[in-house]
RNA sequence: UUCUUAUCGAGAGUGGCUGAGGGUUGGGCCCUGCGAAGCCACAGCAACCGGCGAGGUCUUUGCCGUUUUGGAAGAUCGCGUUUGGUGCUAAUUCCCUCCUGCUGCUGGCGACGUUUGCCGGUGGUGGGGAAGAUAAGAA
Repeated sequence: UUCUUAUCGAGAGUGGCUGAGGGUUGGGCCCUGCGAAGCCACAGCAACCGGCGAGGUCUUUGCCGUUUUGGAAGAUCGCGUUUGGUGCUAAUUCCCUCCUGCUGCUGGCGACGUUUGCCGGUGGUGGGGAAGAUAAGAA
């Protein structure tokens, strides 16, 4: 760097150095000299991977046990915990951006009689996609 899978409406900040930007791109909106981004220290959140603990379920040719229950081993499932590996600590991944379902309001045109068709504008809500972030695995 690329690929695969999972997750992304919850959660969690102070200080020091430094000094103008940041929220990925475009649009919007927002944060920011009451100090952005970055770096450092400490603290915290979370629980993806790992460790540990007590359980549930299933399996067992062999091992322990006089037989059964069982022990033990293996697989699997969540739960708890964590000084291990990462990550994270404004706003839903801040919102929209492409496709689409439902729905409110509204403009124009045509036909027709108290309705219907076509072309738009604008708002709400749902689904999917793309992109991105993080983890785990692979190349």
Overview
Model confidence (mean pLDDT): 79 of 100. A computed fold for a 139-nucleotide RNA from a Tepidisphaeraceae bacterium, annotated as SAM riboswitch aptamer (S box leader). Rfam family: SAM riboswitch aptamer (S box leader). Its family is annotated with regulation of gene expression in the Gene Ontology. Lineage of the source: Bacteria > Pseudomonadati > Phycisphaerae > Tepidisphaerales > Tepidisphaeraceae. The sequence was found by an Rfam model in a public genome assembly. The model forms 97% of the base pairs in the Rfam consensus.